Predicted 3D model of an 89-nucleotide RNA (c-di-GMP-I riboswitch aptamer) from a Pseudomonadota bacterium. The organism belongs to Pseudomonadota, within Bacteria. Model confidence (mean pLDDT): 85 of 100.
RNA sequence: UCGGUGCAAGGGCAAACCCAUCGAAAGGUGGGGACGCAAAGCCUCCGGGCUACAGGCUCCUCGGAGCCCACGCCAGCGGGGUUGCCGGC
Numbered sequence: 001u002c003g004g005u006g007c008a009a010g011g012g013c014a015a016a017c018c019c020a021u022c023g024a025a026a027g028g029u030g031g032g033g034a035c036g037c038a039a040a041g042c043c044u045c046c047g048g049g050c051u052a053c054a055g056g057c058u059c060c061u062c063g064g065a066g067c068c069c070a071c072g073c074c075a076g077c078g079g080g081g082u083u084g085c086c087g088g089c
Base pairs, nucleotide, nucleotide: 004089005088006086012037013036017032018031019030020029021028022027035076041082042081043080045079046078047077048074049073050072055068056067057066058065059064
């Protein structure tokens, strides 16, 4: 240096929950906190999931209610793309 492995060490991220904040919500961000993670770094191209403000339809006691819908979101649901730290053997 290349290949294999993720096994010691170092280092990294941070679920639930709580607080603050943005949002109609799902959810995001910051702080605390660790269930887990070898890409739990990044990207919605494909599948899947969550939400339904606006909009559409139906009903209505005219206050509202129900259903549909992504243009919103999840990269810690899977696939794909892309970048990449560390030694031991």